[in-house]
RNA sequence: AGAUCCCACGCGGGAGAGAAUGGCGCCCCCGGUCAGGGGUGCUGUCGCCGAAGGCGCAACCGGCCCCCGGAAACGCUCAGGCAGAAGGGCCGCGUGGGGAAG
Repeated sequence: AGAUCCCACGCGGGAGAGAAUGGCGCCCCCGGUCAGGGGUGCUGUCGCCGAAGGCGCAACCGGCCCCCGGAAACGCUCAGGCAGAAGGGCCGCGUGGGGAAG
């Protein structure tokens, strides 16, 4: 001086699925009133997605092996999500730290 690798942070990219529907409240538009339209909060109903997280009796891997441990982009959808925004497994680059082959 020191790579693959690991962790954190920053930047960039990043999929899927109803702008569904009913009720209540609020705001706005139109309106003499009724009616109507839009937005928003809560709540209910049905449908759907999986790439925050979570769970699995789960592919696979390991061990002292018929038991135990780890565990996926698989499965479940509790959570979350289904216009936009936010988030987003994962990928690339950078910074800092760890570590240590050579």